[in-house]
C1' cells in the first nucleotide's frame, strides 16, 4: 500500500414488493335463504367426500312475496421493505358448515429444499361465478446491474500536442440478485 477471502451497515431499480379487525366500490346475484301457495316422491333424500354407528329435518320442481354474505379483486389510506415476494417439494400442528372413529379432500400458520432480477403484453393450463385476478411455461417489447468493446464531452499529469487514467453520455454484445455501489472491521497473497 493492499489483489483476494469472511463478516457488518447504508443504499438503488419502478405503474416496484407484501400486509392490514382501516375505508370505498365494482361483481358474486335477483344466487344462497326465509314466507306462501300448487304438484311430485317419502323404508325417499340431506346434513364437505367415502365408510360404519347415533343424531337432526321431511325431500325435490314451478308460481308469488322479500332477499344476503365470505373468500378473491380494483382504488384510496397507513404500515412493514428491496429475495421486497412468489411458487415447486419435505415435514409438523390447527381448522372445515351435527357428533365419534378411519382415510381423502381443501384452507391457514411455520419449516425443509430448488427455482425465478424487475415490472408489461400475447398464447395455453389450473383455481374462481368471472372476459376480472393469481400462479406456471413459452413468446415479444421495455428496464437496472455489472463485464467488454466503439463514439464523443470534460477533469487530470507536465507549458503544447500526442498517449495513459478517471468521470458522464449514446450504441453495440453477454450475463443475472448468494448479484450490485458506498463504506467499516478481521485475515493477507504481491
Nucleotide at each position: 500500500u493492499g489483489a483476494u477471502g469472511a463478516g457488518g451497515u447504508a443504499g438503488a431499480g419502478g405503474c416496484g414488493c407484501g400486509a392490514a379487525u382501516u375505508u370505498a366500490g365494482a361483481a358474486u346475484a335477483g344466487u344462497a335463504u326465509u314466507u306462501u301457495u300448487c304438484a311430485a316422491c317419502u323404508u325417499c333424500a340431506g346434513c364437505u367426500u367415502a365408510a360404519a354407528c347415533c343424531g337432526c329435518u321431511g325431500u325435490u320442481g314451478g308460481g308469488a312475496a322479500a332477499g344476503a354474505a365470505a373468500g378473491g379483486c380494483u382504488g384510496a389510506u397507513u404500515c412493514g421493505c428491496c429475495g421486497a415476494a412468489g411458487u415447486u417439494u419435505u415435514c409438523a400442528g390447527c381448522c372445515a358448515g351435527g357428533g365419534u372413529u378411519u382415510a381423502a379432500u381443501g384452507g391457514c400458520u411455520g419449516u425443509c429444499u430448488g427455482c425465478u432480477g424487475g415490472g408489461u403484453c400475447u398464447g395455453u393450463a389450473u383455481a374462481a361465478a368471472a372476459a376480472a385476478u393469481a400462479u406456471a411455461c413459452a413468446g415479444g417489447a421495455c428496464u437496472g446491474u455489472c463485464a467488454u468493446u466503439a463514439g464523443u464531452a470534460g477533469u487530470u499529469u507536465a507549458a503544447u500536442c500526442c498517449a495513459g487514467a478517471c468521470u458522464g453520455c449514446u450504441g453495440a454484445u453477454g450475463u443475472u440478485g448468494a448479484g450490485c455501489u458506498a463504506u467499516c472491521u478481521c485475515a493477507a497473497a504481491a
A computed fold for a 190-nucleotide RNA from Halanaerobium saccharolyticum, annotated as Lysine riboswitch aptamer. Of the family's consensus pairs, 98% are formed in the model. The coordinates come from a structure-prediction model, not an experiment, and the mean pLDDT is 76. NCBI's taxonomy places the organism under Bacteria, Clostridia, Halanaerobiales, Halanaerobiaceae, Halanaerobium.